Notes
Predicted 3D model of an 86-nucleotide RNA (c-di-GMP-I riboswitch aptamer) from a Pseudomonadota bacterium. The sequence was found by an Rfam model in a public genome assembly. Rfam family: c-di-GMP-I riboswitch aptamer. Its family is annotated with cyclic-di-GMP binding in the Gene Ontology. Model confidence (mean pLDDT): 81 of 100.

[in-house]
């Protein structure tokens, strides 16, 4: 270097909820708290949900398009990591 394991030691991360902020919103920040997680460490680069807004278009309780924004704990990549073993 690469594969692999994760109580075999040492640890590590905190999901819903609740409190407080920030924000139209989705969502984020800090406390509490632990659903879970061997990359639940970092990167909006691909797909994808999710939110906001304007016009075109199909339609007429919607739905596509365009844009701008969010999600890393949707999936995929791309970078970095701990111990054990091959």
């Nucleotide at each position: 270097a690469c594969c692999u394991u994760g109580u075999a030691a040492g640890g590590g991360c905190a999901a819903a909820a609740c409190c407080g902020u920030c924000g139209u919103a989705a969502g984020g920040c800090g406390g509490u708290g632990a659903c879970g997680c061997a990359a639940a460490a970092u990167u909006a680069c691909c797909g994808g949900g999710c939110c906001u807004g304007a016009g075109u278009u199909g339609c007429g309780u919607c739905g596509a398009u365009c844009a701008g924004g969010u999600c890393a704990g949707c999936g995929g990549g791309a970078u970095u990591g701990c111990c054990g073993g091959g």